[in-house]
Context: one part of a larger RNA
RNA sequence: GGCUUCUGACGGAUGCCUUGGCAUUGAGAGGCGAUGAAGGACGUGGCACGCUGCGAUAAGAGCCGGGGAGGCGCGAGCACCCUUUGAUCCGGCUAUCUCCGAAUGGGGAAACCCACCUUAAUGACCAUUCCACUUUGCUUCAGCUUCGGCUGGAGCGGUAGUGGUGUGGUUGUGACAGGUAUAAUGGGCUGAAUACAUAGGCUCCAUUAAGCAAACCCGGGGAACUGAAACAUCUCAGUACCCGGAGGAAAGGACAUCAACCGAGACUCCCGUAGUAGUGGCGAGCGAACCGGGACCAGGCCAGUGCUGUCGUGACAUAAAGCUGAACGACUUGGAAAGGUCGGCCAUAGUGGGUGAUAGCCCCGUAAGCGUCAAAUAGCGACAGACUCGAGUAGGGCGGGACACGUGAAAUCCUGUCUGAACAUGGGGGGACCACCCUCCAAGCCUAAGUACUCCUCAAUGACCGAUAGCGAACAAGUACCGUGAGGGAAAGGUGAAAAGCACCCCGACAAGGGGAGUGAAACAGAUCCUGAAAUCGGAAGCCU
Repeated sequence: GGCUUCUGACGGAUGCCUUGGCAUUGAGAGGCGAUGAAGGACGUGGCACGCUGCGAUAAGAGCCGGGGAGGCGCGAGCACCCUUUGAUCCGGCUAUCUCCGAAUGGGGAAACCCACCUUAAUGACCAUUCCACUUUGCUUCAGCUUCGGCUGGAGCGGUAGUGGUGUGGUUGUGACAGGUAUAAUGGGCUGAAUACAUAGGCUCCAUUAAGCAAACCCGGGGAACUGAAACAUCUCAGUACCCGGAGGAAAGGACAUCAACCGAGACUCCCGUAGUAGUGGCGAGCGAACCGGGACCAGGCCAGUGCUGUCGUGACAUAAAGCUGAACGACUUGGAAAGGUCGGCCAUAGUGGGUGAUAGCCCCGUAAGCGUCAAAUAGCGACAGACUCGAGUAGGGCGGGACACGUGAAAUCCUGUCUGAACAUGGGGGGACCACCCUCCAAGCCUAAGUACUCCUCAAUGACCGAUAGCGAACAAGUACCGUGAGGGAAAGGUGAAAAGCACCCCGACAAGGGGAGUGAAACAGAUCCUGAAAUCGGAAGCCU
């Protein structure tokens, strides 16, 4: 040095586990905000770094209800306290709620700076109510008396003063309280040229708005990569994206619709019709409808038996925390029984979880039952408001757009521009156009359900994951860290049934680390802690050289 075996170190795979995720189903909710939101900054604890909670009343205050023995958040420590006079905790309501933020008194480099007005409070002066004391008059009582009076008490009245108290006025200071943004609408006050008026003005009053939020919805704008095997019409696609607006859904909606000589009967959504008819550098591609079957069904209004709003009245039902809730013992193995053996029991409950291994009957639960003021809503009544049948419309020319339909034989719908009817004896449509025929009545408005979605709440489920998986995040995670910024974005779970987390002794530096001892079923479970693979690095023994 090599090989073999054994034994360690390093390392954290694998197995097992799950506090966390993912997906779906059924219900609920579908908004919050000038009564200041969402989101934050800063504070707040006896000691207090982070998270959580809360807001100078600051891990909290008050009331009502539930509940019933411990509690003082994660958090384990010490201390101080609270609690059967019912705490902690849970539900509901209320109060407080710094500063920033739409942020709105002005400003601003968010959480800061600088204001004005009012008056709560307080001071002074004046007037005044009441009370007390002093002063003074009258009446009366008691005591003393030298009968002149003196002292004390009670009642009534007046004047002035002092002190206190309350009220009013004037005035000073003056907040830690309130107000002071803008716009729109309505009102009020003013008010020209210009007489009435109108325009205009106002540091006047009232009401409303704003900002945020995951997807779904409607509208206004609107790409390119790409495909066409290049590329320009075309496609991607009215997609992505931007903007505006609304609701719990939105939109649409009660035939100037279809159909075909038979008839149907609002709208929306699904299945078929059908990749059909069509359209298309007839390329790539795009792509209906009639009709049939389903889901759901609802019709109304324009002067009124209706609609909308406000007010009054007013059910039925339901909801919180929560309560009751059956039935088991022995022996045995073991550290521990829920395992094994034997014998029982309950079940409208043998879903599930926990308990020292696998428990229907140990615990929490589960089935079942109970408790739960209401608000709101339906309905009814009153009051108020809006609204009277649709002309610069239909149609036409030019230019575009939408229709499955690219200008085509191109109907139909919308309109930038120029025009421009009829009036039910009328008008629109039936895919150029004309006739006949059929059908409907535009240019006003409202309308539930069926349909779409899930930031969020509750319940449940899974031939979903199990820590390189599953959300990026099972842990102080949108954290640490990176970036000027927009933005990017981790790693990191497991002692044990229970800390019983190694008292005490020894070596060592009053270390680190280790050796004993002790705990424990186990310490090669000792906190870098379950299991502990491989790569990699040692040690020992045997053999070979």
This is a predicted structure of a 545-nucleotide part of an RNA (large-subunit ribosomal RNA, domain I) from Caulobacter sp. UNC358MFTsu5.1.
The source organism's lineage runs through Bacteria, Pseudomonadati, Alphaproteobacteria, Caulobacterales and Caulobacter.
Its mean pLDDT, the model's own confidence on a scale to 100, is 80.